Bacterial RNase P class A from a Bacteroidota bacterium, 362 nucleotides, folded computationally. Rfam family: Bacterial RNase P class A. By type it is a ribozyme. The model forms 98% of the base pairs in the Rfam consensus. Lineage of the source: Bacteria > Pseudomonadati > Bacteroidota.

RNA sequence: AUAGCAGACCGGUUUGUCGCUGUCUCACUCACGUGAGAUUGAGGAAAGUCCGGGCAACGCAGAGCACCAUAUUUCCUAACGGGAAGCUGUUCGAAAGGGCAGAGUAGUGUAACAGAAAAUGACCGCUUCGUCUCUGACGGAGUAAGGGUGAAAAGGUGAGGUAAGAGCUCACCGGCUGUGGUGGCAACAUCGCAGGCCGUACAUCUUAUGGGUUGCAAGAUCAUGUAUACCGGCGCAGUAGGACUGCUCGUUCGAGCCGGGGGGUAGAUUGCUAGAUCCCGUCAGUGAUGACGGGGCCAGAUAAAUGACAAACACUUCGCAUCUGCGGAGAACAGAACCCGGCUUACAGGUCUGCUUCAUUU
Numbered sequence: 001a002u003a004g005c006a007g008a009c010c011g012g013u014u015u016g017u018c019g020c021u022g023u024c025u026c027a028c029u030c031a032c033g034u035g036a037g038a039u040u041g042a043g044g045a046a047a048g049u050c051c052g053g054g055c056a057a058c059g060c061a062g063a064g065c066a067c068c069a070u071a072u073u074u075c076c077u078a079a080c081g082g083g084a085a086g087c088u089g090u091u092c093g094a095a096a097g098g099g100c101a102g103a104g105u106a107g108u109g110u111a112a113c114a115g116a117a118a119a120u121g122a123c124c125g126c127u128u129c130g131u132c133u134c135u136g137a138c139g140g141a142g143u144a145a146g147g148g149u150g151a152a153a154a155g156g157u158g159a160g161g162u163a164a165g166a167g168c169u170c171a172c173c174g175g176c177u178g179u180g181g182u183g184g185c186a187a188c189a190u191c192g193c194a195g196g197c198c199g200u201a202c203a204u205c206u207u208a209u210g211g212g213u214u215g216c217a218a219g220a221u222c223a224u225g226u227a228u229a230c231c232g233g234c235g236c237a238g239u240a241g242g243a244c245u246g247c248u249c250g251u252u253c254g255a256g257c258c259g260g261g262g263g264g265u266a267g268a269u270u271g272c273u274a275g276a277u278c279c280c281g282u283c284a285g286u287g288a289u290g291a292c293g294g295g296g297c298c299a300g301a302u303a304a305a306u307g308a309c310a311a312a313c314a315c316u317u318c319g320c321a322u323c324u325g326c327g328g329a330g331a332a333c334a335g336a337a338c339c340c341g342g343c344u345u346a347c348a349g350g351u352c353u354g355c356u357u358c359a360u361u362u
Stems, first nucleotide, its partner, number of pairs: 003356008012313007020041001022039007043333001047344002050342005055215004062249004067211005072086005087102006103206002107204005123147002125143008155173006174198002176195008219270004228261001230260005241253004277296008315330006
């Protein structure tokens, strides 16, 4: 250089004309409203609706069970199944780096098929004893070092020992447990000592922590209007029925409740944008982030506004031309609806920073 890895950012600017929403000011109007001016106006994901909250309603009162989620260390945060920096295991990559996983094992179950057997087993084999039709066969006892099956067969190598073998014993190594030194806030890392303690995976199960429910189509207020005149069932007392989550208990409201048929309304205001808010600087911290100081208010629509046209500049790219020019083309994903913090997904093109590397040159 090429090719990669990780992180952050941009993804348009200005002017003019016209047209919309909100707010403010002025003028006019009996009022409804009208006109003029100023100013503001869609993201980094607004998407998914997956988590956590703010807020609202129900709950005078909850308790237990069920169900669901999380589970390594320290820190951040209002909180989170989130984030930062790490640890251990495993896996991909030559590397920089990336992916997955992380509480426990007392019990129970499974590991198809093959195999004797999937955790206390003997198919072949080895040793030994007995019998017999005697270089073999049958039976008993011992064995798990060798072979076979399998993804996996009772830690590995070597030596001793044994009738033959086996951690049976020993040495070294591996794993596990305990313990001491050093480093680290810690999880852990590393070095040493001791102990023959020695099969793995998954599921179930267990433990700890947390979870009330429903959600802005929640809720609150105002106006208008009518008819429940009817039918059926249950019921009239702490009862039917209802609320507190899914169930049980408990508490509480309670004279009406449920169903059918029928009638009226579905309009307006609010919730609704000043916030766990944004920008700049300093300090602390590896970092997420926090503290202090200063400055700012930047959508609030309701069938849904936030735009259209023109020109120039900027960016990318192509052609021509070489002196800084001419002409053409292009510009991703995408559109607020109560709000905030995360996660996940989509994204043409471009910029910056750090790191890896096996070309070439010096």